A computed fold for a 133-nucleotide RNA from Actinoplanes rectilineatus, annotated as c-di-AMP riboswitch aptamer (ydaO/yuaA leader). Rfam family: c-di-AMP riboswitch aptamer (ydaO/yuaA leader). Its family is annotated with regulation of gene expression and cyclic-di-AMP binding in the Gene Ontology. Its mean pLDDT, the model's own confidence on a scale to 100, is 81.
[in-house]
RNA sequence: GACGGACCACCGCCUAAUCGCCCUCGUGCGAGCCGGGAACCCAGGUUCAUGGGGUGAAGCCGCGGAAACGCGGCCGGGCGUGCUUCCCGCUCGAACCCGUCAGCUAACCCGGUCGGCGGCUGAGUAGGAAGAA
Numbered sequence: 001g002a003c004g005g006a007c008c009a010c011c012g013c014c015u016a017a018u019c020g021c022c023c024u025c026g027u028g029c030g031a032g033c034c035g036g037g038a039a040c041c042c043a044g045g046u047u048c049a050u051g052g053g054g055u056g057a058a059g060c061c062g063c064g065g066a067a068a069c070g071c072g073g074c075c076g077g078g079c080g081u082g083c084u085u086c087c088c089g090c091u092c093g094a095a096c097c098c099g100u101c102a103g104c105u106a107a108c109c110c111g112g113u114c115g116g117c118g119g120c121u122g123a124g125u126a127g128g129a130a131g132a133a
Stems, first nucleotide, its partner, number of pairs: 010119005018031004022026001032113006042103001051101001052098004059074006075093006
């Protein structure tokens, strides 16, 4: 020095998932953000069981396959260190929950604030931010 791993700090990414408070640190309180239920009106007939519904970007169609799954098209999401349009590149399209029940929905009611990742290399330019004193 290269490669791989661990810890701390800082920076960055997905997500609502951040911040603050307490002579109490809790099954805590609050702010912010997020989700659900719930009238008139509007929409919609009801029942049936292949029930129906929710969070989320995570859907639809076609082909192959016994299936698992794969390929393709359309469409949806994220990143490329402030915002927007276009182009381009890379990438994701999962999972879980309710339990026969829920359209929209003001008042009102209820809940969540987890978890998971990254910081190889090269060139150029100009800003900004943070920290300390």